Large-subunit ribosomal RNA, domain IV from a Chitinophagales bacterium, 327 nucleotides, folded computationally.
Rfam family: Bacterial large subunit ribosomal RNA.
Taxonomically the source falls in Chitinophagales (Bacteria, Pseudomonadati, Bacteroidota, Chitinophagia).
The coordinates come from a structure-prediction model, not an experiment, and the mean pLDDT is 88.
Context: one part of a larger RNA
RNA sequence: CCGUGGCUAAGGAACUCGGCAAAAUGGUACCGUAACUUCGGGAGAAGGUACGCCCCGCUCACGCGGGGCCGCAGUGAAAAGGCCCAGGCGACUGUUUAACAAAAACACAGGACUCUGCAAAAUCGAAAGAUGACGUAUAGGGUCUGACACCUGCCCGGUGCUGGAAGGUUAAAGAAGGCGGUCAGCGCAAGCGAAGCUGCCGACUGAAGCCCCAGUAAACGGCGGCCGUAACUAUAACGGUCCUAAGGUAGCGAAAUUCCUUGUCGGGUAAGUUCCGACCUGCACGAAUGGUGUAACGAUCUGGGCACUGUCUCAGCCACGAGCCCG
Numbered sequence: 001c002c003g004u005g006g007c008u009a010a011g012g013a014a015c016u017c018g019g020c021a022a023a024a025u026g027g028u029a030c031c032g033u034a035a036c037u038u039c040g041g042g043a044g045a046a047g048g049u050a051c052g053c054c055c056c057g058c059u060c061a062c063g064c065g066g067g068g069c070c071g072c073a074g075u076g077a078a079a080a081g082g083c084c085c086a087g088g089c090g091a092c093u094g095u096u097u098a099a100c101a102a103a104a105a106c107a108c109a110g111g112a113c114u115c116u117g118c119a120a121a122a123u124c125g126a127a128a129g130a131u132g133a134c135g136u137a138u139a140g141g142g143u144c145u146g147a148c149a150c151c152u153g154c155c156c157g158g159u160g161c162u163g164g165a166a167g168g169u170u171a172a173a174g175a176a177g178g179c180g181g182u183c184a185g186c187g188c189a190a191g192c193g194a195a196g197c198u199g200c201c202g203a204c205u206g207a208a209g210c211c212c213c214a215g216u217a218a219a220c221g222g223c224g225g226c227c228g229u230a231a232c233u234a235u236a237a238c239g240g241u242c243c244u245a246a247g248g249u250a251g252c253g254a255a256a257u258u259c260c261u262u263g264u265c266g267g268g269u270a271a272g273u274u275c276c277g278a279c280c281u282g283c284a285c286g287a288a289u290g291g292u293g294u295a296a297c298g299a300u301c302u303g304g305g306c307a308c309u310g311u312c313u314c315a316g317c318c319a320c321g322a323g324c325c326c327g
Stems, first nucleotide, its partner, number of pairs: 002321007010313002014311001019308001027051005036041001038147001052069007070074001082306007089298002094106002110145007122131003148293004153223003158220002160216005167211003173205002177201006185192002224242005251285001252282001263279005
């Protein structure tokens, strides 16, 4: 000097990003127990009291009652919840990054949309075949959401999906017709040139798709601007105008979202960039990429308090172990 333990005056979180670590609580019986609540819970809430030994009585026993005795201390050692208040997120029990993350991530019961009529859809497989399923729409697959309560507004212009088939476009294929090559024949020659075979062009016919017409947002997604106006001022229920497919409804809001920002006001503190309650000027919340609440739950995150302490003021001593120094 380090490690691991033990103790510590007075104070008691002043430590620190943060009570990290440590301390404290701890068993059994009885008393007692709030808000809130889905009436189950919360709850071991919280907070108290008792506990040893001897004698007597009662008792099947456990034990109970009475009397007495000792200590600072009786669950006499060991083992054995710290608690409360408020908020965020996720309903919950579960699952996860084997070896730096256990969570607010995943899952979940519940909700919704969609596909699928059975040789099902979907999936694996050149195929046979298999799973689905020895199931049959109260079933099976896919996607989203995520208990429960109250709810889930407007937009179908774009993209997607579903339906439609009048018109436009249109492949292979077919094809009227046209042009060329070849050669029987004709011609003195140049050349013309039937049939057949062959090369090319080609009006026209021609499905789905696309264009087109509808529907559909718990499909992908989207949900405005400027100007004026009330008998102080301020503000604007109201009016005008431009644009749009439609201009954000309920609820919530400086929020896990707020840049300006430590917004402003209130609470808590002597003092509070965090926290709680409000306000709304929402840079850039918002309704199953769900919105807002919510009892219970959580090795979750945030703020506060009680208890308690070597975390600290501020360090000291002791034990054991290691290192180092001396020999």